[in-house]
RNA sequence: AGAGUUUGAUCAUGGCUCAGAGUGAACGCUGGCGGCAUGGCUCAGACAUGCAAGUCGAACGAUAAGCCCUUCGGGGCUGAAAGUGGCAAACGGGUGCGUAACACGUGAGCAACCUGCCCUAAAGUGGGGGAUAGCCCUUCGAAAGGAGGAUUAAUACCGCAUGUGGCGCGGAAACGCAUGUUUCCGAAGCUAAAGCUUGAAAUGGCGCUUUAGGAGGGGCUCGCGCUCUAUCAGCUUGUUGGUGAGGUAACGGCUCACCAAGGCUAAGACGGAUAGCUGGUCUGAGAGGAUGGCCAGCCACACUGGAACUGAGACACGGUCCAGACACCUACGGGUGGCAGCAGUUUCGAAUCACUCACAAUGGGCGAAAGCCUGAUGGUGCAAUGCCGCGUGGGGGAUGAAGGCCUUCGGGUCGUAAACCCCUGUCACCAGGGACUAAAUAUCGGUGAAGAGCCGACUUGAAUUAACCUGGAGAGGAAGAGGUGGCUAACUCCGUGCCAGCAGCCGCGGUAAUACGGAGACCUCGAGCGUUACUCGGAUUCACUGGGCGUAAAGGAUGCGCAGGCGGAUUGGUGUGUCAGGUGUGAAAGCCCAGGGCUCAACUCUGGAACUGCGCCUGAAACUACCAAUCUAGAGACUCGGAGGGGUAAGCGGAAUUCCAGGUGUAGCGGUGAAAUGCGUAGAUAUCCGGAGGAACACCAAUGGCGAAGGCAGCUUACUGGACGAGAUCUGACGCUCAGGCAUGAAAGUGUGGGGAGCGAAAGGGAUUAGAUACCCCUGUAGUCCACACCGUAAACGUUGUACACUAGGUCUAAGACGAUUCGACCCGUUUUGGGCCCCAGCUAACGCGAUAAGUGUACCGCCUGAGGACUACGGCCGCAAGGCUAAAACUCAAAGGAAUUGACGGGGGCCCGCACAAGCGGUGGAGCAUGUGGCUUAAUUCGAUGCAACGCGAAGAACCUUACCUAGGCUUGACAUGCAUUGGACCGGUGGUGAAAGCCACCUUUCCUUCGGGACCGAUGCACAGGUGCUGCAUGGCUGUCGUCAGCUCGUGUCGUGAGAUGUUCGGUUAAGUCCGGCAACGAGCGCAACCCCUGUUCCUAGUUGCCAGCAUUCAGUUGGGGACUCUAGGAAGACAAACCUCUAUUCGAGGUGGGAAGGUGGGGAUGACGUCAAGUCCGUAUGGCCCUUACGCCUAGGGCUGCACACGUGCUACAAUGCCCAGUACAAUGAGACGCAAAACCGCGAGGUGGAGCAAAUCUUCAAAGCUGGGCCCAGUUCAGAUUGGAGUCUGCAACUCGACUCCAUGAAGCCGGAAUCGCUAGUAACGGCGUAUCAGCAACGACGCCGUGAAUACGUUCCCGGGCCUUGUACACACCGCCCGUCAAGUCAUGAAAGCCGGUUCUGCCCGAAGUAUGUGAGCUAACCGCAAGGAGGCAGCAUCCUAAGGCAGGGCUGGUGAUUGGGACUAAGUCGUAACAAGGUAGCCGUA
Repeated sequence: AGAGUUUGAUCAUGGCUCAGAGUGAACGCUGGCGGCAUGGCUCAGACAUGCAAGUCGAACGAUAAGCCCUUCGGGGCUGAAAGUGGCAAACGGGUGCGUAACACGUGAGCAACCUGCCCUAAAGUGGGGGAUAGCCCUUCGAAAGGAGGAUUAAUACCGCAUGUGGCGCGGAAACGCAUGUUUCCGAAGCUAAAGCUUGAAAUGGCGCUUUAGGAGGGGCUCGCGCUCUAUCAGCUUGUUGGUGAGGUAACGGCUCACCAAGGCUAAGACGGAUAGCUGGUCUGAGAGGAUGGCCAGCCACACUGGAACUGAGACACGGUCCAGACACCUACGGGUGGCAGCAGUUUCGAAUCACUCACAAUGGGCGAAAGCCUGAUGGUGCAAUGCCGCGUGGGGGAUGAAGGCCUUCGGGUCGUAAACCCCUGUCACCAGGGACUAAAUAUCGGUGAAGAGCCGACUUGAAUUAACCUGGAGAGGAAGAGGUGGCUAACUCCGUGCCAGCAGCCGCGGUAAUACGGAGACCUCGAGCGUUACUCGGAUUCACUGGGCGUAAAGGAUGCGCAGGCGGAUUGGUGUGUCAGGUGUGAAAGCCCAGGGCUCAACUCUGGAACUGCGCCUGAAACUACCAAUCUAGAGACUCGGAGGGGUAAGCGGAAUUCCAGGUGUAGCGGUGAAAUGCGUAGAUAUCCGGAGGAACACCAAUGGCGAAGGCAGCUUACUGGACGAGAUCUGACGCUCAGGCAUGAAAGUGUGGGGAGCGAAAGGGAUUAGAUACCCCUGUAGUCCACACCGUAAACGUUGUACACUAGGUCUAAGACGAUUCGACCCGUUUUGGGCCCCAGCUAACGCGAUAAGUGUACCGCCUGAGGACUACGGCCGCAAGGCUAAAACUCAAAGGAAUUGACGGGGGCCCGCACAAGCGGUGGAGCAUGUGGCUUAAUUCGAUGCAACGCGAAGAACCUUACCUAGGCUUGACAUGCAUUGGACCGGUGGUGAAAGCCACCUUUCCUUCGGGACCGAUGCACAGGUGCUGCAUGGCUGUCGUCAGCUCGUGUCGUGAGAUGUUCGGUUAAGUCCGGCAACGAGCGCAACCCCUGUUCCUAGUUGCCAGCAUUCAGUUGGGGACUCUAGGAAGACAAACCUCUAUUCGAGGUGGGAAGGUGGGGAUGACGUCAAGUCCGUAUGGCCCUUACGCCUAGGGCUGCACACGUGCUACAAUGCCCAGUACAAUGAGACGCAAAACCGCGAGGUGGAGCAAAUCUUCAAAGCUGGGCCCAGUUCAGAUUGGAGUCUGCAACUCGACUCCAUGAAGCCGGAAUCGCUAGUAACGGCGUAUCAGCAACGACGCCGUGAAUACGUUCCCGGGCCUUGUACACACCGCCCGUCAAGUCAUGAAAGCCGGUUCUGCCCGAAGUAUGUGAGCUAACCGCAAGGAGGCAGCAUCCUAAGGCAGGGCUGGUGAUUGGGACUAAGUCGUAACAAGGUAGCCGUA
């Protein structure tokens, strides 16, 4: 410090996720030791048991037990329990319910206060009195607890005296901060006390009372700081203030009476939700964010609610009273209790410890003290809960052991790891020794005046035998967890097969998974490792530091404008902010720094720094603010001027539509893609004249003008707003922006009343369509128009808030002004304000913006923070309604979205090509047959190929074989290969039995070499293995098809772009061609194109046998002699290149034409197939990974099947006839093939064929070409066409023609008379027609395939359309790429949520009722020790009663909020449901916004 994830790729936006640190944690696996910390976060739920606050006999009386004495009454010593009295119990300890508050933090104030114990100082402590608990007796009660009587003490209680003082009163002075404070003086008044103790004694000690001061503690007040919510906007009646009184320690509406009507609030009152606050802690670079457990400070609380008492202090955790809930005891009458103290129990929960030891230390209470008490505290125990430290050994050791895993079988790896050798001894274990923490108090001794202080002695340890030290033994007792697809360090095998499972995000798994599970190896941490939860970080993803708003989310529809924010120039002052210095405070701990102590560290101690804050004092005066004065540059006013659909109202006008009336006129009009509905013979449309009525204003007109926006258009008039120019007379900062507010605000819509020509939601009809609630057509109501009143929204858009300033230019335009010039007007120059275009710098993700900024700055306002849910729900406000404004959450997803790029696509555009269409010729589709396929059938009808690019295809030959299929019979190392072991024998050959054969069984005959082991060969048995046309062409190689013989596909360097990419390859021409030329930020190159290769067309040369024969000879015949001229054969060569000329073009490339030439514009044909696409085809050609079968999915055999037939399709053949058919005669080829072969002559047969066997391994032999031509017949008919089918008879091949061959002859003589929709081929030696040959092959299904020659056309205007393709461009929401994407209803399931008659809670408010305890007040006839009084009686007090207040409770009605609710609304999600096709291309009606 970043990374992953939207895309085919890119940049930016934006969310989600990860890596880090942390925790009072929990869970999983694992676990050796020690130190230091930490440990009920949930139920402030309920609690058994024990303990947590007592102490003082030196305040008091009495006294059990024990001891001593005794006059036996008792006394003394010691002293338990209880009581009176004092002090403490208000601290310490716990918890975080409540509390949004002066609760807390910080800083001030109290001239408005209190303070026990402690310290300092002053003064005093006299003299009396009456009771009471205890104890004793009686008595009630189960108990808890009481009642009565008698008796008694005090440092308990009550008078009196004294008064330093204090209080109160009067006066004066000084001071201050308003009330006031302080000091002094005076004087009638009021006001106190308690004793105990040691001793020989003391002016002793401890107490008590009054006063003053202090310290420490507390109370009250104020400034500032302190969570979320406005879907909480108004709150308040003791409320705000005053006067008076009461009350308090004290100010105060704290309380009360009266008076006034105030007080708080957008700087957020009131309400709701949540929450103890802080020092700090975690994180972070910081700013911040989160948090407040342990420790420390403060607050609040103590079962819930209320209340007071005592006291210095409480409205009191282990006190009291009352009410309530709960629990316990009970004799049922009544009582008792409060762990949020320490342990512990239970409940809750993912989860949190021992019913431990000690007061030795530190501290607290009491006491004179000893001492007692202390679950504060100090320790120990439990828990890897955290932090820190240590260990589980160290060195050597290669045959790189065994074993595991992998393997290309060679090896690699675990791995110096182990074994083995040599050492060490931490921790744990055993044995022995063994501290610190302890200082004191008290007592004794010394010193001393002292009992002050100091010195010495003595005494005290829970932890604790632990730390620590020494010795001993032995490598012995001590390693796991997570991960290994990317992020992210670390890879292989096996298993599994979208299953099981994983997953933080992206995503893995559908038979070769580094992602699941296991194993090995490796990586990271290590007594831990992972997971989960939460916090901060990364996230600059709420942006103060430090973001944005044209298109990604985001500028308010527009203006005016209060508050608020900001604000021109000069001078002076003040000193608000600001700055500087000083000072007080900012607790300690913590963090940081420097040291010290535990062996180190964690931990801890000391010191420093820091605590960024607040207060006070002093100072500065630039800026800011304020005050005062002034200025004119901002702003405004004024004068003059021109422009304008700016606004409102009234009036007027013509064109057109429609309607009405009349005239003319006749059969149609209208409408559409085409029609129909509709109108018209009752006279339409058309046309002429006249009239009515409403709405809108052609041309001018513009890219132009005006307005804040919406918006504004015939003409005239009236009224009226604004901007602009020129002038420089006035005011003197009067300004800018603007939350809330107010006003304006298209269309649609609403209300009332008018109006209504045209248009026209709804509605009706006609079409279209599968449907058509649409698009198109005919009608047509609201509405559109006017007036008034609402509504308040729009894609209200420049998707760009307003204002000001600054920053290169060019050009057009509207309206002014000035200059120059002119007779005048233009042209021209300068300048201002508007409206546009292009563009520099700059900005921007890019597109783009660019003085009309999206540049550079300033001021203010509004708005945004992933997508969906949601321009929604609920609530509130507005509205007559429709609805508007404001505006969530649950839940779901990992994206959604922007700009640009490359493709692909478009029922987008442009250019071009192709038998693509068109123009032609001939077919297919109809018939019969052949053949292939589908389907059906079957025991099997083997398998594959399936749009073009499967279907006379694999198959260039299925009767057996082939053959892979079926049935049946057999074999099991096998039909075939290699090797080993054992065993036997030659093998070969032959025979018999059985059988359909295969096979099985039996028999006959019969070796060679040798080192004597055996070997060669052949069987048998056994083992390795063979074998598989079994699966996967979606694991593959190879080969092939197709786009397509289309003209394309790329690279290097350079340049442009942030980048994907672009350029080159685009453009202008041209070509069959990315062919070539020209231009150009490109320059070159590669694979393709073309050429090079083959055949063919012309000529020449060479060579003439088997070919040829002109001339010569010869013959039936090129038969022979002969010849090389010709044909031909087969080797070589020439020839064609837009070469020549003309024209056009750019003097290019090239095109058009002409001549020559055998051939002319690639001469014709072939071979040749770029990068790639289709997971195209083939595992059944062969090869091959993996899987599967192994007496069978292998092998052999016989028979059957692949030929099966209602049917459908493809490809062909033959025809339907006269351009024909039949008969007779007759002419002309080429490619080829031939020995298991081709076969002549001759003979036989009607024929297929047979007999025969000359010749030929072939330019020598074998081979009839047919259409054609000549002649004859047929005469338009199902025929002398056509030949299917069937019957009969044959031939040939073959082991064998039944299923199931071909051919021949005789007979039979079907459909068919040119073929619907549709569809195929072909542009010249082509189509069409005709025959011939060959491969396969015993034969044949061949009418197929591949070749050969013969005869030999027609047509192409042209590129609008169909199909396919190429290039450029455009749009795109597509990229699996239009066979794409995608929307909505319905149906199913799941989930969350809104509404809902209600129902059940919580909380709060209002009114009323009742009203405990208790304070206060009143009363007090009852009761009454202290004082007064001779007495009677009084004073005072108490009970009781009453009043006010009031907790709980009750009744009634509201608010807010939660749960639930038949039913209901939409929403989200869910591999393959239904209906349509809305959007994305012109998406097939451009889309979208508002409204009905």
Molecule: small-subunit ribosomal RNA
Organism: uncultured bacterium